[in-house]
């Protein structure tokens, strides 16, 4: 890298370094020299996954539900809804507004 699965309108930033770029990507908006992405210390959040504590189901491993951060171990984040469209439908009025998909992002499992 590829497949599965589950989730994505909540949450959380400051110091050095660096010197111009960032938001996946096409368009739009918008951040950015009142310092961007990288990196590096500290700080935070609390989503998966582990722990814990309960309760099913089983002879036992196991499997399956619930709860819990006063458990932050593991990964994972810390502008904007994944920033909004983008492909298909409904309504509607050309504005918008809802469903869906697709695609991206994390996180579990696989070969």
């Nucleotide at each position: 890298c590829g497949c599965u699965c589950a989730u994505c309108g909540a949450g959380a930033g400051c110091g050095g370094u660096g010197g111009a770029g960032g938001g996946a990507u096409g368009g739009g908006c918008c951040c950015u020299u009142u310092g961007a992405a990288g990196c590096c210390g500290c700080g935070g959040c609390g989503a998966c996954c582990g722990g814990c504590g309960g309760g099913g189901u089983a002879a036992a491993a196991g499997c399956c539900c619930c709860g819990u951060g006063g458990c932050a171990g593991g990964u994972g984040c810390c502008a904007a809804c994944u920033c909004c469209c983008g492909c298909g439908g409904a309504g509607g009025a050309u504005a918008c507004u809802c469903c869906g998909a697709g695609a991206g992002a994390u996180g579990a499992g696989u070969c």
The RNA shown here (SAM riboswitch aptamer (S box leader)) has 111 nucleotides and comes from Rubrobacter tropicus. The model forms 91% of the base pairs in the Rfam consensus. Its Rfam family is "SAM riboswitch aptamer (S box leader)". Rfam describes the family as follows. The SAM riboswitch is found upstream of a number of genes which code for proteins involved in methionine or cysteine biosynthesis in Gram-positive bacteria.